[in-house]
């Protein structure tokens, strides 16, 4: 260089044809326990990689980058 994939919470991923963005671990409060852990309840936590376009409405379509993964050459 060409080809394809991936980016969504601190971490690993879901999110099926455009309709107010989710689970798990993890933090953080609380019950329990002499006390910790586990275990249950409950909280918070996202400008979905970035600019632009279609759309009454975009994580999801279209373009243009930017990172990373893989295969060809």
């Nucleotide at each position: 260089g060409c080809u394809g994939g991936a980016a969504u919470a601190g971490c690993u991923c879901a999110g099926c044809u455009g309709g107010u963005a989710g689970a798990g671990c993890a933090a953080c409060g609380g019950u329990c326990u002499u006390g910790u852990a586990a275990a249950c309840c409950g909280u918070a936590g996202g400008u979905c990689c970035c600019c632009a376009g279609u759309u009454c409405g975009a994580a999801u379509c279209u373009g243009g980058g930017u990172u990373u993964c893989a295969g060809c050459u």